Predicted 3D model of a 363-nucleotide RNA (Bacterial RNase P class A) from Sedimenticola selenatireducens DSM 17993. Its Rfam family is "Bacterial RNase P class A". It is annotated as a ribozyme. Its mean pLDDT, the model's own confidence on a scale to 100, is 75.
[in-house]
RNA sequence: GGAGUCGGCCGGAUGGUCGCUGCCUUGAAAAAGGCGGAGGAAAGUCCGGGCUCCGACGGGCAGGGUGCCAGGUAACGCCUGGGGGGCGCGAGCCUACGGAAAGUGCCACAGAAAAUAUACCGCCACCGAUCCACGGAUCGGUUGGUAAGGGUGAAAUGGUGCGGUAAGAGCGCACCGCGCUGCUGGUAACAGCAGUGGCAGGGUAAACCCCACCCGGAGCAAGACCAAAUAGGGGGGCAGGCGAUUCGAUCGCCACGUGUGGCCCGCACGGUCCCCGGGUAGGUCGCUUGAGGUGCGCGGUGACGCGCAUCCCAGAUGAAUGACCAUUCAAGACAGAACCCGGCUUACAGGCCGACUCCCAAC
Numbered sequence: 001g002g003a004g005u006c007g008g009c010c011g012g013a014u015g016g017u018c019g020c021u022g023c024c025u026u027g028a029a030a031a032a033g034g035c036g037g038a039g040g041a042a043a044g045u046c047c048g049g050g051c052u053c054c055g056a057c058g059g060g061c062a063g064g065g066u067g068c069c070a071g072g073u074a075a076c077g078c079c080u081g082g083g084g085g086g087c088g089c090g091a092g093c094c095u096a097c098g099g100a101a102a103g104u105g106c107c108a109c110a111g112a113a114a115a116u117a118u119a120c121c122g123c124c125a126c127c128g129a130u131c132c133a134c135g136g137a138u139c140g141g142u143u144g145g146u147a148a149g150g151g152u153g154a155a156a157u158g159g160u161g162c163g164g165u166a167a168g169a170g171c172g173c174a175c176c177g178c179g180c181u182g183c184u185g186g187u188a189a190c191a192g193c194a195g196u197g198g199c200a201g202g203g204u205a206a207a208c209c210c211c212a213c214c215c216g217g218a219g220c221a222a223g224a225c226c227a228a229a230u231a232g233g234g235g236g237g238c239a240g241g242c243g244a245u246u247c248g249a250u251c252g253c254c255a256c257g258u259g260u261g262g263c264c265c266g267c268a269c270g271g272u273c274c275c276c277g278g279g280u281a282g283g284u285c286g287c288u289u290g291a292g293g294u295g296c297g298c299g300g301u302g303a304c305g306c307g308c309a310u311c312c313c314a315g316a317u318g319a320a321u322g323a324c325c326a327u328u329c330a331a332g333a334c335a336g337a338a339c340c341c342g343g344c345u346u347a348c349a350g351g352c353c354g355a356c357u358c359c360c361a362a363c
Stems, first nucleotide, its partner, number of pairs: 001359010012328007020037007039334001043345002046343005051219004063215005068082005083097001084095004098210002103208002105204003120150002122146004126141006158176006177199001178197008223285004233276006240254006256270005292311008329332001
């Protein structure tokens, strides 16, 4: 100098003017002043928890999820550290990574055969025919052997080599791989070593399934409280006079009440007054002090934990967080809280910092 890997951070700045919103102070009110006012993802709503209500202690079935080991955590499918496997020269990256000799299913095309294995070509033996230079060659077969070689396929019953054989074959042997046993190291996953078994029988479980572990349901429109008008519900008080009909009671008229703006007439309607309770509209709480932030120290490889000090940092409910101007720079991306928190995933203009790797050159 070039090419990369990993981790962390910023996400325009400053000033002025006018607004919006929560809280506090002053004020009778109007209003004034002060303080605070989106994010690293507020997003997707994919996991986990707090909180609330329901059921309820608890157990089981169904259903769902997770799946190497150890740790962290309130919990997790997250994170940290480690192991196995794969990729990269490397820094590093990826990994649902339990079980296929419990059972079932599936394996297109090609191929003889895709699983009770099998035999297309080839190779070998045997038999027959023909030819012969008697060594054999060629052709054939209702015969047998073979899985080494060819061919098919994503995948064909361990791999390489030597021996062996008619040709072959774990048939025998050595090494590698695999299973089992033991020992050593490690908390463990696992690794190493030794012995032993010719190998114990294709793949597929984000196919059914088996095994181990975990999970009650609904969600802040959860839920709690206060509480109109109107119409229902319950209880109590007061309900006059006359006439008709068979008592109760019913009907008619008058009176009474309500409406027609007030009063009188007329007309229409009607038992009236009080109390209680449920619920709706509306309002209050839940609501933001929390597994909280920052700094320092200690423990731990780390995730993280402990201690001390310090800080308070949106809380709306038609729902605020904005607009304009000026200066400046590298000219500003993705994007807007709605009960809260821990993660994951996705989006993101541009920029900064740290650690590390490889290559080239020079000293």